[in-house]
Molecule: transfer RNA
Organism: Promethearchaeota archaeon
RNA sequence: GGGUCCGUAGCCUAGCCAGGACAGGGCACAGGCCUCCUAAGCCUGGGGUCGCGAGUUCAAAUCUCGCCGGACCCGCCA
Numbered sequence: 001g002g003g004u005c006c007g008u009a010g011c012c013u014a015g016c017c018a019g020g021a022c023a024g025g026g027c028a029c030a031g032g033c034c035u036c037c038u039a040a041g042c043c044u045g046g047g048g049u050c051g052c053g054a055g056u057u058c059a060a061a062u063c064u065c066g067c068c069g070g071a072c073c074c075g076c077c078a
Base pairs, nucleotide, nucleotide: 001074002073003072004071005070006069007068010027011026012025013024020058029045030044031043032042033041051067052066053065054064055063
């Protein structure tokens, strides 16, 4: 340098191919119930520029382009 894949909450992950209402789940966190207390269990709640920017569209996490970061493969130099 070329190619493929990945980037979504503090952590992990679904949704993307085939666009459609407030982006779903688990863990963690906060409050409550329970308990002598803790843990476990149950209930409730907060937290997201969906890596960044632009484009297409009535509408983008999803499609297109560029950029950034990461993983792997190939090539070049030595």